[in-house]
The part of an RNA shown here (small-subunit ribosomal RNA, central domain) has 348 nucleotides and comes from an uncultured bacterium. Model confidence (mean pLDDT): 89 of 100. Its Rfam family is "Bacterial small subunit ribosomal RNA".
Context: one part of a larger RNA
This record gives sequence, structure tokens and C1' cells, in this order.
RNA sequence: CUGGGCGUAAAGGGCGCGUAGGCGGGUUCUUAAGUCGAGGGUGAAAUCCUGUGGCUCAACCACAGAACGUCGUUCGAUACUAUGAGCCUGGAGUUCGAGAGAGGUUGGUGGAAUUGCGAGUGUAGAGGUGAAAUUCGCAGAUAUUCGCAGGACCACCAGUGGCGAAGGCGACCAACUGGCUCGAUACUGACGCUGAGGCGCGAAAGCGUGGGGAGCAAACAGGAUUAGAUACCCUGGUAGUCCACGCCGUAAACGAUGGAUGCCAGCUAUUGGCAGGUUCGCCUGUCGGUGGCGCAGCUAACGCAUUAAGCAUCCCGCCUGGGAAGUACGAUCGCAAGAUUAAAACUC
Repeated sequence: CUGGGCGUAAAGGGCGCGUAGGCGGGUUCUUAAGUCGAGGGUGAAAUCCUGUGGCUCAACCACAGAACGUCGUUCGAUACUAUGAGCCUGGAGUUCGAGAGAGGUUGGUGGAAUUGCGAGUGUAGAGGUGAAAUUCGCAGAUAUUCGCAGGACCACCAGUGGCGAAGGCGACCAACUGGCUCGAUACUGACGCUGAGGCGCGAAAGCGUGGGGAGCAAACAGGAUUAGAUACCCUGGUAGUCCACGCCGUAAACGAUGGAUGCCAGCUAUUGGCAGGUUCGCCUGUCGGUGGCGCAGCUAACGCAUUAAGCAUCCCGCCUGGGAAGUACGAUCGCAAGAUUAAAACUC
């Protein structure tokens, strides 16, 4: 390479949009490129293969045959793929009417609590722990009442609940805005799926500039513990956490499970619609989601099981013994930290 694979053994890209490309619904005609058939052309010799023969054998050599190309050409076939023309509605999309939602952005408003400050009451402790100490407190702490300031957060509701492509999203109000679902069938008529490169989004930490800083808290300091204790525990505490703009581009970015389409028993819970029935409790049917259990089937097993890891098709990504190593070198990107791409010697 051919293969065989990718939930947990190596292996699904963090996620989307989309270029090239690959693949693509029903039907009629067309062309005949792929495809198939027939004829003739060519495919030098040597080599390779088969047979026979010659050197005493063999290597070697000779002769004969066969073989050698995704080759080109003529005529023909038209099922499939493809080309061109047309039609269709089931895929896809548009329209109309409803609906749910922590989807996003911006602005405003509120709330409990923590902390600080001011004032009142009040007096000797408070705090903390396994026990203590560092620490705070007679310059009046802790406790309690009132007021003010400031920052961050959003208890209950809250749910195997909802929304989002993923990251993620949770007080309330308003504005702007993306997507989705259901119902109706009116319209377009394959307009589709995937997607190498590319572009964009992308938790936390980190970086740059300027703000902000209540609580928490890497680093750091002290107190303990201990044989030691650069820890776990305690008292403090700076970056950071927050905001604006710009970078970084990684995570156990996980369902460790790429996307799309079709097919293949059910039961049950919940969520959003719609229709019918109703004894107004609810029941039945149906479409879309989220869970539990479970048959067939699959799996090494665990388990998965209409939300597949089942049965199939299409497209992309990735794997190919362990270590060295996601490292070195080179290249690209980055302010840096570093990221991406990515070996080998050697060794088992």
C1' cells in the first nucleotide's frame, strides 16, 4: 500500500459557515464520454515466463511459443453513470397563522449578604482550631441598632426542565437581534448532503493599555502540625477574579461517540405545539425535543439499543506496538507565555 478500524484497547477535528472536490430524488427524450461487444492496427530487440536444444552440469547461450499497453482506430449496443432539453413533487426552501425558551447584544432598575466608614447602646473579650497560636480588642473590639459608601453576585422558583453549533447561558424591565417547533396548505421545483484548504466563534488561566477592587484568593509572610512540612489546618495577603478595547486559541473543549439521509419491537417519565373525545379528573392520536428501561441486532466484554455502538449509502477527520515524544529541527502564528505542524537515532 491493499486492508482493518476509531464509546472504554491507538484513533472523531473544540464548534460552525463555506470554496474546490466527492456524492446526489422521480420521469421522458437526446448524445454516446465512461461502460460493454466485434474487427483490424500497433505494442523493436533484449529481459521475464513455458517448451526444446548447445557448452561434461550449472551459471550462460540459441531457437520456438506465450506474454507485454488505463494504447490508438473503425463499426455497433444503450441497462447503469454522465451530457443536453423538458416535465414532476416526496428532498430542500419560501409564504401565512400561532408557540416555548437562563439564545445573543446594549441600556436601565432592584435585592439579601459580605466588607469598610460615621453615629448610638454596651463591656472584656473576640476570632480560630482536633487542640492551639499568629491575629483583632480598654486608643472600646466581638455583639446589637440606625445611616452612608463601594464592588461583586443573583437564595427560593430550579427540574435526568429550557435555549444555543460548540464554548456556554440563571434577579427584574426595555430596546435591538439570531435560531427553533407546531398548524395550514398557497408557491418555487432538486435549488440537496458533505466539505481538503480558507474564514469566523471558542471555558478557565495568561498577556497588553486604561479603569475598578467588596468578597475570595495563586505568589508571599506569619502561626500551627511534623523527624522534616517549601503541604494539608489557621491568621493575613498581592496579582487575578470585575469593566472597556485588543491578543492568546488551548481543556477530561466528554456523550471520551463527526455530519447527513433512509430503514428496523415496545413500555414509561418529562418538555413544546396541534387535533379529536371528555364524566372537565383527564384520555386517545400526532409532530418536535430531553431522560429511564428494554426486544431484535450489535459488542472482546462492559454495555448500546428509533437520541444506536443495529441494518445500509455518501462525504470529511483520524489510527497503524510501547518508550524516546506531542519532544528536537525547520516553518507558520504570537508582545510573551507558548500554540500549530511534526520526525529520527537509540531502546524494549